The RNA shown here (transfer RNA) has 86 nucleotides and comes from an Oscillospiraceae bacterium.
Taxonomically the source falls in Oscillospiraceae (Bacteria, Bacillati, Bacillota, Eubacteriales).
It was read from a public genome assembly.
Rfam family: tRNA. About the family: Transfer RNA (tRNA) molecules are approximately 80 nucleotides in length.
Its mean pLDDT, the model's own confidence on a scale to 100, is 80.
[in-house]
């Protein structure tokens, strides 16, 4: 220099012949149980804003663009990592 693969929450990791992003697990928080705790069980758990509240709105898949009614998914470029060839 060329080619291929990968990049998703606090962490691991799903969803990909374009159609509700974050399933599932861990961590964390709250509750039950307990004299108290551990273990176990139940619920919640991306961010910001609005609302007394039930809830609602917008943004979010490494970064910047493009295609499309619609992009984690397709296309171009960039960055980083891994592997191969020279």
């Nucleotide at each position: 220099g060329c080619c291929g693969c990968c990049a998703u929450g606090g962490u691991g990791g799903a969803a990909c012949a374009g159609g509700u992003a974050g399933a599932c697990a861990c961590c964390g928080c709250a509750g039950a149980c307990u004299u108290a705790a551990a273990a176990u069980c139940u619920g919640c758990u991306g961010a910001a804003g609005c609302g007394u509240g039930a809830g609602c709105u917008u943004c979010g898949u490494a970064c910047c663009g493009g295609u499309u009614c619609g992009a984690u998914u397709c296309c171009g470029g960039u960055u980083g990592g891994c592997g191969g060839c020279a």